[in-house]
RNA sequence: GGGCGGUUAGCUCAGGGGUUAGAGCGCAGCGUUGACAUCGCUGAGGUCACUGGUUCAAAUCCAGUAUCGCCCA
Numbered sequence: 001g002g003g004c005g006g007u008u009a010g011c012u013c014a015g016g017g018g019u020u021a022g023a024g025c026g027c028a029g030c031g032u033u034g035a036c037a038u039c040g041c042u043g044a045g046g047u048c049a050c051u052g053g054u055u056c057a058a059a060u061c062c063a064g065u066a067u068c069g070c071c072c073a
Stems, first nucleotide, its partner, number of pairs: 001072007010025004018056001027043005049065005
C1' cells in the first nucleotide's frame, strides 16, 4: 500500500428496514437463612463508534471517518 471482517448495557453477544432494542453473566433492592452461598421476584444501566446520505420510517441499507483484528504485498 491492497483486500476482508468487527464496533449494540460494566463484560460476552443476539437482533440484517416498522411494533417497547434484548439475552446470559455482572450490579442494586426485597424474599428465603442464625449468617453466607444457592434459589425466587423486582429494578437500574444503551446518544446501537462518529458524520453525511437513501427512505414515510435506519441499530439494520449506502458513502466517508475513527478504531480493533485477520490475510496479501